[in-house]
Molecule: transfer RNA
Organism: Patescibacteria group bacterium
């Protein structure tokens, strides 16, 4: 330099052939339980989906550029 793959919550990840409020586990906050609680039960918050633009009635999903990570070739 060329090509390919990946980027969603603090972490790990789901979301079909574009369709309804982006869901779950761990973690975190509150309450209950308990002799105590880091165990158990209930409950809550947390994501404008890497950034920007485009297509569309509608985009995590398709297109383009850029950023970051990984890989192949030279």
């Nucleotide at each position: 330099g060329u090509c390919c793959c990946c980027g969603u919550a603090g972490c790990u990840u789901a979301a079909c052939u574009g369709g309804a409020u982006a869901g779950a586990g761990c973690g975190c906050g509150g309450c209950c339980c308990u002799g105590c609680g880091g165990a158990g039960g209930c409950u809550g918050a947390g994501a404008u989906u890497g950034u920007g633009a485009g297509u569309u009635c509608a985009a995590c999903u398709c297109u383009c550029a850029c950023c970051g990570g990984g890989g192949a070739c030279g």